Predicted 3D model of a 74-nucleotide RNA (transfer RNA) from a Candidatus Hermodarchaeota archaeon. Model confidence (mean pLDDT): 80 of 100. It matches the Rfam family "tRNA". Rfam classes the family as a transfer RNA. Rfam's curators write: Transfer RNA (tRNA) molecules are approximately 80 nucleotides in length.

């Protein structure tokens, strides 16, 4: 240079046009418990889905392009 995969809360990961535009887990914070700490238990918490454009009545979900990462190939 070509092709290909992946990108969602700090971490890890579901989902895959629309009645839930967003799940679980781990951690953080906050109180109970304990003489104290852990470990238990309560609670409240945090992402509009990698930027940006397009197509649809609607897009995290499809296209196209950038950008990061990881792989084949020459």
């Nucleotide at each position: 240079g070509g092709c290909c995969u992946u990108g969602u809360a700090g971490c890890c990961a579901a989902g895959u046009g629309g009645u839930c535009u967003a799940a679980a887990g781990c951690g953080g914070u906050c109180g109970c418990c304990u003489u104290g700490u852990a470990a238990g238990c309560g609670a409240a918490u945090g992402a509009u889905c990698g930027g940006g454009a397009g197509u649809u009545c609607a897009a995290u979900u499809c296209u196209c392009u950038c950008c990061a990462a990881g792989g084949c190939c020459u």